This is a predicted structure of a 72-nucleotide RNA (transfer RNA) from a Patescibacteria group bacterium. It matches the Rfam family "tRNA". By type it is a transfer RNA. Its mean pLDDT, the model's own confidence on a scale to 100, is 80. RNAcentral holds the sequence, with entries from ENA. Lineage of the source: Bacteria > Bacteria candidate phyla.
[in-house]
RNA sequence: GCCCCUAUAGCUCAAUGGAUAGAGCAUCUCUUUGCGGAAGAGAAAAUGGCUGUUCGAGUCAGCCUAGGGGCA
Numbered sequence: 001g002c003c004c005c006u007a008u009a010g011c012u013c014a015a016u017g018g019a020u021a022g023a024g025c026a027u028c029u030c031u032u033u034g035c036g037g038a039a040g041a042g043a044a045a046a047u048g049g050c051u052g053u054u055c056g057a058g059u060c061a062g063c064c065u066a067g068g069g070g071c072a
Base pairs, nucleotide, nucleotide: 001071002070003069004068005067006066007065010025011024012023013022018055027043028042029041030040031039048064049063050062051061052060
């Protein structure tokens, strides 16, 4: 320098172009307990950035950023 893959919640992962983007673990609150844990109930929390296509984009296209891999 060229090519390919990946980027969603604190972590690990889902989501056929169409419902309010879900789940497990973690965090916080409450109940329970002598205290804690376990258990139960609830809450907060995310689509890497910009532009485009579309009635509608996490999903498709282009560019950029970051990470990984291959070739030279």